[in-house]
Context: one part of a larger RNA
Molecule: small-subunit ribosomal RNA, central domain
Organism: uncultured organism
RNA sequence: UUGGGCGUAAAGGGCACGCAGGCGGUUCGGUAAGUCGAAUGUGAAAUCUUACAGCUUAACUGUAAAACUGCGUUCGAAACUACCGAACUUGAGUACUGGAGAGGUAUGCGGAAUUCCUGGUGGAGCGGUGGAAUGCGUGGAUAUCAGGAAGAACACCGGUGGCGAAGGCGGCAUACUGGCCAAGUACUGACGCUCAGGUGCGAAAGCGUGGGGAGCAAACGGGAUUAGAUACCCCGGUAGUCCACGCUGUAAACGAUGGGUACUAGGUUUUGGAGGUCUCAACCCCUUCAGAGCCGCAGCUAACGCAUUAAGUACCCCGUCUGGGGAAUACGGUCGCAAGGCUGAAACUC
Numbered sequence: 001u002u003g004g005g006c007g008u009a010a011a012g013g014g015c016a017c018g019c020a021g022g023c024g025g026u027u028c029g030g031u032a033a034g035u036c037g038a039a040u041g042u043g044a045a046a047u048c049u050u051a052c053a054g055c056u057u058a059a060c061u062g063u064a065a066a067a068c069u070g071c072g073u074u075c076g077a078a079a080c081u082a083c084c085g086a087a088c089u090u091g092a093g094u095a096c097u098g099g100a101g102a103g104g105u106a107u108g109c110g111g112a113a114u115u116c117c118u119g120g121u122g123g124a125g126c127g128g129u130g131g132a133a134u135g136c137g138u139g140g141a142u143a144u145c146a147g148g149a150a151g152a153a154c155a156c157c158g159g160u161g162g163c164g165a166a167g168g169c170g171g172c173a174u175a176c177u178g179g180c181c182a183a184g185u186a187c188u189g190a191c192g193c194u195c196a197g198g199u200g201c202g203a204a205a206g207c208g209u210g211g212g213g214a215g216c217a218a219a220c221g222g223g224a225u226u227a228g229a230u231a232c233c234c235c236g237g238u239a240g241u242c243c244a245c246g247c248u249g250u251a252a253a254c255g256a257u258g259g260g261u262a263c264u265a266g267g268u269u270u271u272g273g274a275g276g277u278c279u280c281a282a283c284c285c286c287u288u289c290a291g292a293g294c295c296g297c298a299g300c301u302a303a304c305g306c307a308u309u310a311a312g313u314a315c316c317c318c319g320u321c322u323g324g325g326g327a328a329u330a331c332g333g334u335c336g337c338a339a340g341g342c343u344g345a346a347a348c349u350c
Base pairs, nucleotide, nucleotide: 003322004321005320006319007304008303012318014201015200016199017198021194022193023192025088026087027086028085029084030083031082033081034080035077036076037075038074039073040072041071042070049065050064051063052062053061054060091191092188093187094186095185096184097182098181099180103177104176105175106174107173108172109171110154114150115149116148117147118146119145120144121143125136126135162169163168206247207246208245209244210243211242215241216240220236221235222234223233258317259316260315261314262313263312266295267294268293269292270291271290272289273288274287275286276285299306300305323350324349325348332343333342334341335340
C1' cells in the first nucleotide's frame, strides 16, 4: 500500500469558519472528453499456453496456432459521468408574523453571608479535634447590639429544565448583539455537503504589565498522628484565585461515539411552538414540528450494550489506527517571554 477497522480492545482532530480538492436534486435539447461497439495499424524475437513433430524417452529442440488483456487512427452509439444551453422547485436561502432561552459584550444597582475597623453591653474563656496541642484572649477576646469599610460569590426559584459550535453560561435592570424554533404566504432558483493547508474560538493552571485582595489557599511555618509522616487532621499563611490588556493553546477538551443526507416497530416523560376538539374561559384529550431523557422490537455487537438523539441500513467528504516497551522521547523544523506546545523517529528489547 491493499484489506480491515476507530463507544469500552490501537484508533474521531477540543470546537468552528472556510479557499483549493472530492462529492452533488428534477426535466429537456446539444457536444462527445470519460464510457461502449466495429474496422484497421501496431504490440520484435525468445519466454508462457495449445497442437503436432525430432533426438530410443524425458529434459531439450523444431513447426504452426493462440496469446501479448496495451497503444494509435478511423467510423459509429448517446444510457450514465462530464461540458454547453434552456427550464423547474422538493435541497439551500431571503422577507413578512409570532415564540422560548443562565447565548455573548458593556454599564449600573441589590440583599444575605464573611472578614476587618469604631463604639456600647459583658467579664473568662474562646477556638479546634477521634482526643489534643499550636493559635486567640484581662492591653477585655469569644458572645451580643449599633454604625462603617472592603472584596468575592449570587441561597430559595433550580428541574431527569433551558441556551451555546465547543470551551462554557445562573441575583436584578438597561443598552448593544449572535443563533434557534413554529405557522403560513411571497420571492431567489441548486446558490448545496464536506474540507488537506489556512484562520478564529478555546476550562483550569501558568507567564508579562498595571490594579485589587474579603474568603479560600499550592509553597512555606507551627501543632498533632506515626516506627517514620517531606501526608491525611488542626492553627497560621504567600503566590494564586478577582479586574484590564497581552501571551500560553493544553485537559478523562468525554456521549471516551467527526460532519451531512435518506430510510427503518413502538411505549413513556419532559421543554418550546402550531393546529384540532371541548369550554364562558383555562385545563384535560388528539395531531404535528423542533429539542431533551428513560424503556424497548427488528437489526447490529466479542460481550457489555446501541437501538428514529443508532453503535441499524446506505451514500458523500474529512480525521485517524496497524503488537508492547523504548516514546507525551531524541534529532531536526516550527511556535512561545518562559514554562513548554505541535510535528515526530531509530538502535535495542519482549